[in-house]
The RNA shown here (Glycine riboswitch aptamer) has 100 nucleotides and comes from uncultured Novosphingobium sp. The source organism's lineage runs through Bacteria, Pseudomonadati, Alphaproteobacteria, Sphingomonadales and Novosphingobium. The coordinates come from a structure-prediction model, not an experiment, and the mean pLDDT is 75.
RNA sequence: GCGCGGGAGAGACUUUUCGAUUCGGCCAGCCUGAAGGCUAUCGAUCGAAAGGCGCCGAAGGAGCAACCGCCCCGGAAUCUCUCAGGCAAAAGGACCGCGC
Numbered sequence: 001g002c003g004c005g006g007g008a009g010a011g012a013c014u015u016u017u018c019g020a021u022u023c024g025g026c027c028a029g030c031c032u033g034a035a036g037g038c039u040a041u042c043g044a045u046c047g048a049a050a051g052g053c054g055c056c057g058a059a060g061g062a063g064c065a066a067c068c069g070c071c072c073c074g075g076a077a078u079c080u081c082u083c084a085g086g087c088a089a090a091a092g093g094a095c096c097g098c099g100c
Stems, first nucleotide, its partner, number of pairs: 001100006011053001013052008022044004028039004054087003060083001061081003067075003
């Protein structure tokens, strides 16, 4: 380094927009002989995007430095920061175990 397995933390917060093969309300409009179909509107649920606030640290990055070494120069974290990343699931994931 590769493969397999294990692998945490933190709002499934909120606003707007869009969508849904979903449910309910209003029973308005259009087509139609009728049955029925189409559109509009409100709410709930789910999803996506953008914004706002809050939060997490175990991809990466940065900082200090215990410590280490071939020692006056280097290497350095699970500590600190939170730029990035992440906060239902999925994905990712330091690190650990086994095999090559």
Source information
Rfam family: Glycine riboswitch aptamer. Rfam links the family to the GO term glycine biosynthetic process. The RNAcentral record of the sequence draws on MGnify.